The prediction has a mean pLDDT of 79. This is a predicted structure of a 96-nucleotide RNA (c-di-GMP-I riboswitch aptamer) from a Chloroflexota bacterium.
[in-house]
RNA sequence: AUCGACAAAUGGCAAACCCGUCGCGAGGCGGGGACGCAAAGCCACGGGGCUCGCUGGUGACCAAGGUGUCGUUCUCGAGUCAGCCGGGCUACCGAA
Repeated sequence: AUCGACAAAUGGCAAACCCGUCGCGAGGCGGGGACGCAAAGCCACGGGGCUCGCUGGUGACCAAGGUGUCGUUCUCGAGUCAGCCGGGCUACCGAA
């Protein structure tokens, strides 16, 4: 100098919730706050959860006639979650 598990040490991050703010929304940002985290640092590459939208199917309601409103579901499109899992990149300490 390099590799290096556990322990130790310096510390780090920050769930739920509350306040403010941005967003149709999921959610993001800032402050408070700590459930936890050895990558709970970064990345939407794969899977998955969630949100919004168009079309189609379907149920209910109104109706003289429009084909309207709401719910639900499939495909598709756009977004969001990295503290859901996998994957990629980077990183502190350091016994024999």

Taxonomically the source falls in Chloroflexota (Bacteria, Bacillati).
Rfam family: c-di-GMP-I riboswitch aptamer. Its family is annotated with cyclic-di-GMP binding in the Gene Ontology.